[in-house]
RNA sequence: AUGGCCGACUCUGGAGAGAGGCGAGUUGCUCGCCCACCGACGGGGCAGAAGCGGAACGAUGUGAAUCGCACCCCUUCAAACUCUCAGGUUCACGGACAGAGGGGCGG
Numbered sequence: 001a002u003g004g005c006c007g008a009c010u011c012u013g014g015a016g017a018g019a020g021g022c023g024a025g026u027u028g029c030u031c032g033c034c035c036a037c038c039g040a041c042g043g044g045g046c047a048g049a050a051g052c053g054g055a056a057c058g059a060u061g062u063g064a065a066u067c068g069c070a071c072c073c074c075u076u077c078a079a080a081c082u083c084u085c086a087g088g089u090u091c092a093c094g095g096a097c098a099g100a101g102g103g104g105c106g107g
Base pairs, nucleotide, nucleotide: 005107006106007105009101010100011099012098013097018035020034021033022032023031024030025029036089037088038087042085043083044082045081049076050075051074053073054072057068058067059066060065
C1' cells in the first nucleotide's frame, strides 16, 4: 500500500408483554411496596464434540514407568433453546438481528 475478517460509527427496518393497584414527591416523570406478564440490550444454564485432565481397569516392565481405554468424574464449550438476575410491558427512548453507507476510525 492492497485485500479479507471482526468491531465501532451513520442511516433505515425492527417483535413481545398491565396507559396495573397503593403511597410519596420536584407530577410529560421519578421513587418505594404489591400483583400479573414479556424476551430480541446484557447476563446465567445445557447437547454433541474435544481434552498433553482424574479415577478404575487392561497390556508391557524386576522396578520407576509407558501405552491403551467403553463406563464414571472433571475441564473447555452453541443458539433466536432455556432461566428470567438484570432489563422491559401507551408514545418516545431502548432493542437481538438485517440492509445500506463512507478516498473515515480501531483491531

Predicted 3D model of a 107-nucleotide RNA (Glycine riboswitch aptamer) from a Gammaproteobacteria bacterium. NCBI's taxonomy places the organism under Bacteria, Pseudomonadati, Pseudomonadota, Gammaproteobacteria. Of the family's consensus pairs, 85% are formed in the model. Model confidence (mean pLDDT): 81 of 100.